[in-house]
Molecule: SAM riboswitch aptamer (S box leader)
Organism: uncultured Streptomyces sp.
């Protein structure tokens, strides 16, 4: 840099001792113990692996056969990552609908929705 995913799921112990949830705002978590490090456990299925099916591909004049290669659905979890408060905790930029601000195709604000940005993780 490119692509995919991000409303599901899964925590105990030891050391440590005040922060943490990326940034900012909000709102939370934390001395009934934050970050970090270690041990054990778990979740998930991106890579992976093995099995089954379909497509496909290949072989065959054909009936048919095979699975080295490609796609896809289902199953698996040994290995490589990742993850185990809150939707990526919510918002941030644009936009749609509705409510409210006496009124206004404008502005502000609130609620709900859509898209994006940013970030995270994996694969290349």
């Nucleotide at each position: 840099c490119u692509c995919a995913u991000c409303c599901a799921g899964a925590g105990g112990g030891g050391c440590a001792g005040a922060g943490g949830g990326a940034a900012c705002g909000g709102c939370c978590c934390g001395u009934u113990g934050a970050a970090g490090c270690c041990c054990c456990g778990g979740c998930a299925a991106c890579c992976c692996u093995c099995c089954c099916g379909c497509c496909g591909a290949c072989c065959g004049c054909g009936a048919g056969g095979u699975c080295a290669c490609g796609g896809u659905g289902g199953g698996g979890a040994a290995g490589g990552u990742g993850c185990c408060a809150a939707u990526u905790c919510c918002g941030u930029c644009u936009u749609g609908u509705g409510g409210c601000g006496a009124a206004a195709u404008g502005c502000g604000u609130c609620a709900c929705g859509a898209g994006g940005a940013a970030g995270a993780u994996g694969a290349g």